[in-house]
Context: one part of a larger RNA
Molecule: small-subunit ribosomal RNA, 5' domain
Organism: metagenome
RNA sequence: GAACGAACGCUGGCGGCGUGGAUAAGACAUGCAAGUCGAGCGCUGAUUACGGGGUAGCAAUAUUCCGUAGUCGGAGCGGCGCAAGGGUGCGUAACACGUGGGUAAUCUGCCAUGAAGUUUGGAAUAACUCGCUGAAAGGCGAGCUAAUGCCGGAUGUGAAAAUUGGGAGGCAUCUUCUGAUUUUCAAAGCUGGGGACCGUAAGGCCUGGCGCUUCAUGAUGAGCCCGCGGCCUAUCAGCUAGUUGGUAAGGUAACGGCUUACCAAGGCUAAGACGGGUAGCUGGCCUGAGAGGACGACCAGCCACACUGGAACUGAGACACGGUCCAGACACCUACGGGUGGCAGCAGUCGAGAAUUUUUCACAAUGGACGCAAGCCUGAUGGAGCGACGCCGCGUGGGGGAUGAAUGGCUUCGGCCCGUAAACCCCUGUCAUUUGCGAUCAACCGUUGUUAUUUAAAAGAUGACAGCCUGGUAGUAGCGAAAGAGGAAGGGACGGCUAACUCUGUGCCAGCAGCCGCGGUAAUACAGAGGUCCCAAGCGUUGUUC
Numbered sequence: 001g002a003a004c005g006a007a008c009g010c011u012g013g014c015g016g017c018g019u020g021g022a023u024a025a026g027a028c029a030u031g032c033a034a035g036u037c038g039a040g041c042g043c044u045g046a047u048u049a050c051g052g053g054g055u056a057g058c059a060a061u062a063u064u065c066c067g068u069a070g071u072c073g074g075a076g077c078g079g080c081g082c083a084a085g086g087g088u089g090c091g092u093a094a095c096a097c098g099u100g101g102g103u104a105a106u107c108u109g110c111c112a113u114g115a116a117g118u119u120u121g122g123a124a125u126a127a128c129u130c131g132c133u134g135a136a137a138g139g140c141g142a143g144c145u146a147a148u149g150c151c152g153g154a155u156g157u158g159a160a161a162a163u164u165g166g167g168a169g170g171c172a173u174c175u176u177c178u179g180a181u182u183u184u185c186a187a188a189g190c191u192g193g194g195g196a197c198c199g200u201a202a203g204g205c206c207u208g209g210c211g212c213u214u215c216a217u218g219a220u221g222a223g224c225c226c227g228c229g230g231c232c233u234a235u236c237a238g239c240u241a242g243u244u245g246g247u248a249a250g251g252u253a254a255c256g257g258c259u260u261a262c263c264a265a266g267g268c269u270a271a272g273a274c275g276g277g278u279a280g281c282u283g284g285c286c287u288g289a290g291a292g293g294a295c296g297a298c299c300a301g302c303c304a305c306a307c308u309g310g311a312a313c314u315g316a317g318a319c320a321c322g323g324u325c326c327a328g329a330c331a332c333c334u335a336c337g338g339g340u341g342g343c344a345g346c347a348g349u350c351g352a353g354a355a356u357u358u359u360u361c362a363c364a365a366u367g368g369a370c371g372c373a374a375g376c377c378u379g380a381u382g383g384a385g386c387g388a389c390g391c392c393g394c395g396u397g398g399g400g401g402a403u404g405a406a407u408g409g410c411u412u413c414g415g416c417c418c419g420u421a422a423a424c425c426c427c428u429g430u431c432a433u434u435u436g437c438g439a440u441c442a443a444c445c446g447u448u449g450u451u452a453u454u455u456a457a458a459a460g461a462u463g464a465c466a467g468c469c470u471g472g473u474a475g476u477a478g479c480g481a482a483a484g485a486g487g488a489a490g491g492g493a494c495g496g497c498u499a500a501c502u503c504u505g506u507g508c509c510a511g512c513a514g515c516c517g518c519g520g521u522a523a524u525a526c527a528g529a530g531g532u533c534c535c536a537a538g539c540g541u542u543g544u545u546c
Base pairs, nucleotide, nucleotide: 001546002545003544004543006542007541008540009539010538013394014393015392016391017390018389019387020386026350027349028348030347031346032345035080036079037078040077041076043074044073045072046071047070048069049068050067051066052065053064054063055062056061087305088304089303097229098228099227100226101225102224103223106222107221111218112217113216114215115214116213117212118211119153120152121151122150128143129142130141131140132139133138158185159184160183161182162181163180164179165178166177167176168175169174189210190209191208192207193206194205197204198203231277232276233275238268239267240266243265244264245263246262247261248260249259250258280302281301282300283299284295286293287292307328308327309326310325311324330341331340332339333338358384360383361382362381366380367378368377370375397427398426399425400424408417409416410415431487433482434481435480436479437478446468447467448466449465450464451463452462453461454460490535491534492533493532494531495516496515497514501530502529503528504527505526511518512517
């Protein structure tokens, strides 16, 4: 000199863009952060309309029950999602990360393309009803019922396995193409439209859409393996028993001591094994002319973790932050028998600390989950709020004005400085204030109409065009008007380094200080004042890095 996720002192007008728990991975009150689908299914409540039955009434009508259709709810079965998104950096010196390869050792829900199919039966169970039990959380028993839930049978394009024949290729095990035989393995419906035909009707049948099943290819994502690279320490020199290799078996999506039995005695190490300390890694960031050094906040990629330790279940995917089980610590409820909880999600509280924000708005946009869709959910995200924490921009006025006014300071008492500075005159109107108009971000989706393709079709589906509908920020940005210099400057330094000097007070005292050093009676070095210098909504100090 530059830099900072900074803090502290004094001061503080506005805006834009960023950024903000670095310490206790300490403990957490409260609210929210993951739901959705009725076009998979049965039940149930309310309400509207229609139809039917009953009761009261002569009747209009009132009321009650049942059925059908619609709308709005409720819990439940079922599907998909909850493995993403969001947080943190405890652990980890490791194939964790980076980079380059391998997988002839592998898997991949949703998605895309292509091929084939979507047949026939059955038994349950939740919800519900009844009973018992418990303080509660909840539990037990009996009975009824549905499905795209579960389980049989059929079919087998196809796939897998075994046996066997042929061809091609390679990288040891092999890979791939093609043929024969045998065995095993599927499925689920829902919703629009309809001319002819069958049927009393439901429907069959035909034709769309969404699904379901099997397979192939792709895409995406992931698993595993290897070469190389990146901390300190030898005041750590030897380390190792599933250890190193083999055979066999098991296990896995998959190779493998991954696991087990048996056999052999190997394997690593001064090019630093093993041990100890520290640490998430990278793109990058800071500094520097560079080489290098230091760091890894924000943003992005990967990894690890979710009160602590362990375990598996479900699933395409987890050994799962807002799932389950066990143990532990802590906290809460309790009728003392037993239960409940996990902010390193967003806000917020306490604590420790030099120190780090609102218990805000919206799903309008972008993205995600579910759904045919409308839509719904989304503390992701988009915004606003707070903090000079940082960077950048703007302002605090401009021109004229000499009796060089007054106060103040210095003085050699002549004067000099503050100083065109002020007053005063003429202007301007940024920002702030008041007031009027007022955005971009909106495209979709949906709906209405027209039209093209498909089709038997004015269904449906797909596409095009036109109209309508949707705004959190926000009455904000911006633009216009009004008034008036009115509301807006400080901090540090002045002995040398280092730009900037005098007076007074003090008297080795009080004090200053980054280094040298000042202060013991004329201190440009302490304290105050006037003046000057530097930077400026900041200026200094401290800490850290180069």